Transfer RNA from a Pseudobdellovibrionaceae bacterium, 73 nucleotides, folded computationally. The sequence was found in a public genome assembly. The coordinates come from a structure-prediction model, not an experiment, and the mean pLDDT is 81.

[in-house]
RNA sequence: GGGGGCAUAGCUCAGUUGGCAGAGCGCUUGAUUUGCAUUCAAGAGGUCGCAGGUUCGACUCCUGUUGCCUCCA
Numbered sequence: 001g002g003g004g005g006c007a008u009a010g011c012u013c014a015g016u017u018g019g020c021a022g023a024g025c026g027c028u029u030g031a032u033u034u035g036c037a038u039u040c041a042a043g044a045g046g047u048c049g050c051a052g053g054u055u056c057g058a059c060u061c062c063u064g065u066u067g068c069c070u071c072c073a
Stems, first nucleotide, its partner, number of pairs: 001072007010025004019056001027043005049065005
C1' cells in the first nucleotide's frame, strides 16, 4: 500500500433480502422475607462508530471516513 471482517443499552450479543430498535446479565422501584439472598412484577437506560447520498421511510442499500482484528505484499 491492497483485500476481508467487526463496531447496536453499563457488559455479552441478537436483529431485520428497508416499515415501532430487542434479549440475557447488570441498574432502579414494588411484592415476598425479621433482614439479606432467591423468586415474581414493573420501570429506566440507545444520535445502531462518524459524515454524506438514495428513498415516502435507512441499524439495514451506496460512498467516504475512524478505531480494532485478520490476510496478502